[in-house]
RNA sequence: AGAGUUUGAUCCUGGCUCAGGACGACCGCUGGCGGCGUGCUUAACACAUGCAAGUCGAACGAUGAUGCUUGGUGCUUGCACUGGGUGGAUUAGUGGCGAACGGGUGAGUAAUACGUGAGUAACCUGCCCCUGUCUUUGGGAUAAGCCUGGGAAACUGGGUCUAAUACUGGAUAUUCUGCUUGAACCGCAUGGUUUUUGUUGGAAAUAUUUUUCGGAUGGGGAUGGGCUCACGGCCUAUCAGCUUGUUGGUGGGGUGAUGGCCUACCAAGGCGUCGACGGGUAGCCGGCCUGAGAGGGUGACCGGCCACAUUGGGACUGAGAUACGGCCCACACUCCUACGGGAGGCAGCAGUGGGGAAUAUUGCGCAAUGGACGCAAGUCUGAUGCAGCGACGCCGCGUGGGGGAUGAAGGCUUUCGGGUUGUAAACUCCUUUCAGUACAGAAGAAGCGAAAGUGACGGUAUGUGCAGAAGAAGCACCGGCUAACUACGUGCCAGCAGCCGCGGUAAUACGGAGGAUGCAAGCGUUAUCCGGAUUUACUGGGUUUAAAGGGUGCGCAGGCGGAACGACAAGUCAGUGGUGAAAUCUCCUGGCUCAACCAGGAAACUGCCAUUGAUACUAUCGUUCUUGAGUCCAGUUGAAGUAGGCGGAAUGUAGCAUGUAGCGGUGAAAUGCUUAGAUAUGCUACAGAACACCGAUAGCGAAGGCAGCUUACUAAACUGAAACUGACGCUCAUGCACGAAAGCGUGGGGAUCAAAAAGGAUUAGAUACCCUGGUAGUCCACGCCCUAAACGAUGAUCACUCGUUGUUGGCAACUAUAUCGUCAGCGACUAAGCGAAAGCAUUAAGUGAUCCACCUGGGGAGUACGAUCGCAAGGUUGAAACUCAAAGGAAUUGACGGGGGCCCGCACAAGCGGAGGAGCAUGUGGUUUAAUUCGAUGAUACGCGAGGAACCUUACCUGGGCUAGAACGCAGAACGACGUUUCGGGAAACCGGAAUUCUCUUCGGAGCGAUCUGCGAGGUGCUGCAUGGUUGUCGUCAGCUCGUGCCGUGAGGUGUCGGGUUAAGUCCCAUAACGAGCGCAACCCCUAUUCUUAGUUGCCAUCAGGUAAUGCUGGGGACUCUAAGAAAACUGCCUACGCAAGUAGUGAGGAAGGUGGGGAUGACGUCAAAUCAGCACGGCCCUUAUGUCCAGGGCUACACACGUGCUACAAUGGCCGGUACAGAGGGCAGCCACCUGGUGACAGGGAGCAAAUCUCCAAAGCCGGUCUCAGUUCGGAUCGAAGUCUGCAACUCGACUUCGUGAAGUUGGAUUCGCUAGUAAUCGUAUAUCAGCAACGAUACGGUGAAUACGUUCCCGGGCCUUGUACACACCGCCCGUCAAG
Repeated sequence: AGAGUUUGAUCCUGGCUCAGGACGACCGCUGGCGGCGUGCUUAACACAUGCAAGUCGAACGAUGAUGCUUGGUGCUUGCACUGGGUGGAUUAGUGGCGAACGGGUGAGUAAUACGUGAGUAACCUGCCCCUGUCUUUGGGAUAAGCCUGGGAAACUGGGUCUAAUACUGGAUAUUCUGCUUGAACCGCAUGGUUUUUGUUGGAAAUAUUUUUCGGAUGGGGAUGGGCUCACGGCCUAUCAGCUUGUUGGUGGGGUGAUGGCCUACCAAGGCGUCGACGGGUAGCCGGCCUGAGAGGGUGACCGGCCACAUUGGGACUGAGAUACGGCCCACACUCCUACGGGAGGCAGCAGUGGGGAAUAUUGCGCAAUGGACGCAAGUCUGAUGCAGCGACGCCGCGUGGGGGAUGAAGGCUUUCGGGUUGUAAACUCCUUUCAGUACAGAAGAAGCGAAAGUGACGGUAUGUGCAGAAGAAGCACCGGCUAACUACGUGCCAGCAGCCGCGGUAAUACGGAGGAUGCAAGCGUUAUCCGGAUUUACUGGGUUUAAAGGGUGCGCAGGCGGAACGACAAGUCAGUGGUGAAAUCUCCUGGCUCAACCAGGAAACUGCCAUUGAUACUAUCGUUCUUGAGUCCAGUUGAAGUAGGCGGAAUGUAGCAUGUAGCGGUGAAAUGCUUAGAUAUGCUACAGAACACCGAUAGCGAAGGCAGCUUACUAAACUGAAACUGACGCUCAUGCACGAAAGCGUGGGGAUCAAAAAGGAUUAGAUACCCUGGUAGUCCACGCCCUAAACGAUGAUCACUCGUUGUUGGCAACUAUAUCGUCAGCGACUAAGCGAAAGCAUUAAGUGAUCCACCUGGGGAGUACGAUCGCAAGGUUGAAACUCAAAGGAAUUGACGGGGGCCCGCACAAGCGGAGGAGCAUGUGGUUUAAUUCGAUGAUACGCGAGGAACCUUACCUGGGCUAGAACGCAGAACGACGUUUCGGGAAACCGGAAUUCUCUUCGGAGCGAUCUGCGAGGUGCUGCAUGGUUGUCGUCAGCUCGUGCCGUGAGGUGUCGGGUUAAGUCCCAUAACGAGCGCAACCCCUAUUCUUAGUUGCCAUCAGGUAAUGCUGGGGACUCUAAGAAAACUGCCUACGCAAGUAGUGAGGAAGGUGGGGAUGACGUCAAAUCAGCACGGCCCUUAUGUCCAGGGCUACACACGUGCUACAAUGGCCGGUACAGAGGGCAGCCACCUGGUGACAGGGAGCAAAUCUCCAAAGCCGGUCUCAGUUCGGAUCGAAGUCUGCAACUCGACUUCGUGAAGUUGGAUUCGCUAGUAAUCGUAUAUCAGCAACGAUACGGUGAAUACGUUCCCGGGCCUUGUACACACCGCCCGUCAAG
């Protein structure tokens, strides 16, 4: 000294929370010793028992013990009994002193209290000290005792005897007291002190060991009190008025003393917003805790004061009490009782019950200190000194020290190598504090007493010896704040949590564990206080938007206030004196071994009072001044106000006229009006309200507000001039006045508009928005209301502080409308400065001064209650419980908007063809099933994984088997097999039996194979939300970022924006940016043209040969083609436009023209997107099974729904016959020419070809014929029959062929999909997978070959800029109200 927490992030405001210290503490876990402290905070609740105040015989009368002494008697001659004397223990009583101290408690008390400082000239003071003078003489009683009564008791009556330092009469008495005469001195007033004259009233006590103690009366002192005054210290105004002994006076009374303290009379005062009165709470202080301080909190222990003693009241005694352990009375409670009556007061010390989270022994001693009494010894003393109990606090000590690595074992963890616990332990060498034990053993003792003697604590402290590491460590915490981390268990459960927040299967936050950290005989929790919190701000805050400027003005009190001189000395400053108790705190010393603790000294106690001085400033008083303020004079200005008069347009209504079918209204309509004549048009009349144009970021007003013209009255501002007053000023709580609209009352008025209510629409509904009409009201007069986003969300006044520009009203210069200066306003921009920023910026939110108002987290709530105002509506004032950890301001980046601008895309539009209807195929959902394995599910799942499920595949189901296992690796052992053939059982797997039996060799062995053993198994089980890899999508969209610089407190911005351009963040220009990266483009492949090279299996123009015919052959490289290389296109050229980039052109040239066409290529990222079943992999799970083998079944089910396709519905067609032309690809368990057979699928022969050589191999088209609009010669589903092929095997469940059968379907609702050119459409071909095939799928290939695009308003998606936002899980957001349940 700060930190956490509002946000995606930021700055600010602002609350909440934490780290510190403290405690009379409680609670949890734990606990070795000692010292010093401390201990009912609650029930001022009730109390059993014991003790806590007595003492004096040197005041008195009595009593008279053990003794001593002396007699007598009995006798056991040293005993008993009984007298006298002495002695004085002992005590009930009289008397004296004390009991008013000491000890306890904090109920009451907000002032009869306390603190500080004064006063007492208005007072008292026992015992004590100093000092003066006395201490004389009498008297009568009474308690005790004795006698006798009453009563249960407590207690008490009567009679009688007696003493005193008890009571009392007289004498004497001063300086005493009261009254009185005079004088001196003094004081703030009343008055005081000293002295003086006279007079009145008053004293005494003895005791004694003969030394002292007492008694009376004066004076002084000391001590302790009484009373009075000033100042100071709680909350509440939702308590604003209180008071009749009240305030004062006079007389009287009372007191130790002043005083309405009491009383009679008189006066009508006294207190109060500087908070009276009322209510609530509370003993006050020195101090204590905290804090840098200022402050805040507190008042346990110790000390001072006060109050109280069961509750309330009262007096007595006394120096002192209105008396804790005295009295009287009353109430309540408790106890005793013979029922008549009595007794009691722990807030003394112990102790008990009760209450409570909680607080101790019915201890020892008067040895010390102190107190009472006493001459003293002494007695008494629960004051006090000690001990006991409690970690309640503070302080100190210990639980061992050195060495010790194999870094032991064990624990925990691990990547299995190790790491850690950890020099820790063991082991070894030492030490012995404390505890234990034995012995020794204090000081505290001064004093008292003739002496002996006298210590509660205590056999304690302390010292010495002895033995042995021996007897002695826990608690909290480990996500951040905040020092300290791992594994396991748990699985939004159990639980944690001071705040933020953890926990939903990998929790450093829960639980236990290992380890670490912190403190330590304690450690944590809880309660409370201060701090941090500058979060009540005096020191030291704010109010445009975060909480906060009153709606505005006037103005009393109050606060503040211009210049000069003088006086004063209240504030202020300085010196001095007194006081500020001690203790405490601080410093320095000292004593307990140290410390805590204690002692001594110093300082301090920041305060109050008194006194002396200073006089700058403020105040006060006095005298001046003119600049603040005002007055006068001369002008100017304006929707400033009030009252009256007048005006035209519009609207509505009425009348008349013209005129005819609609009008009106809306997004579209309807309600409404209209043939009884509307709307429209013209004329006339009436009514009420408002004043177009001018008119304006113009004007006026304090604000609200003010607008036709004009008159009257009233107010203001500004300017000029400088005559007058002379600080007359500023602000303003309470108060007074004004105060939009709506609303209220009374009376008018009522054209328009228009709450309410009505109707029509809209809508899911529509108590709304829209429409139709329409009442209060809107208008006037008077009276209320008193609130607004009454806003500039910005109080008023004064001064100061760069500039630019516009405008309103004056004035001056000037010939001037120009220009310029100046004063007062109204605006815009901007510097410094300020501000969290936005912004403000001479009209401040800048810099200062004065005064007022207001704020202190959000909600509850401007609510409730109370008060007050109002006719009411309601206004003003204005809480709390409870609840949350935020609420909020400004700005930033995104996202979003049924916001805006620009742009793009088969996005729409323009077209072509489809889907959605039918049948079938295929996938999915659903259902079914023993199983219908699993995954994919908006776009981005659904002919998807699967590029091919009859067995296998296969993961599913049923059944039968195996258990180190079906496969594989390594090592070892033994073997020569394995396999094949065969037999039996079986559905097979498998089980059991028989036969047969390796290769190479350097002869060592090696290879191969299987068997056995050991070590590793295996899992298509779970988690794609633990992951890698891969993929989809936005999107082939043009974006996404970085470095440095600059701007901003910061998040961030700039760059990447702007103007153009582009397919493009493509390029150009501009530019606090300059560059760069990933993307774009290009580089790569195919294709279109040409050239070069090469020329077989391809080609054949020329030459030759040959055939029925064919590049068939020789030959050729010209052409086509093949496959390697090269060229070519770059807006390069021209024209137009443009600064450029670039754009346009039926341009030129060119095979190709503006990225030529196509492909591959997919930025940062998004969707916890998909996949653990392709593969890999963390964790979890199964292990005679969730592994593995086999047979059969299933994945092919079928009321249904959806997606994707195929075939059609026909004549641009079907069928029949003839005939032509591709590209790409495949082929030996293959493609198969050709021949033969079969209607055909195909079969039997059979040549060629591992391929530019052989082969698979075209269809639409073209030519001809037929059909003639039909459910057909369309369409082919379905079904029947017969076959073919593949394959161990076509039943579930293959494809194909032939014959027969001939279903739905006649172009498809809402809606929806694809496509912009060699594209759509249409036609066929090939291939992968594959034994075969459910392929109508997928992937490629070529043939034929269109239509349309005006354009970007709209739908969808996207990009850039901008704007709003209370969204950030980001509009599938956030959020409001009602209802239901709790």
Molecule: small-subunit ribosomal RNA
Organism: uncultured bacterium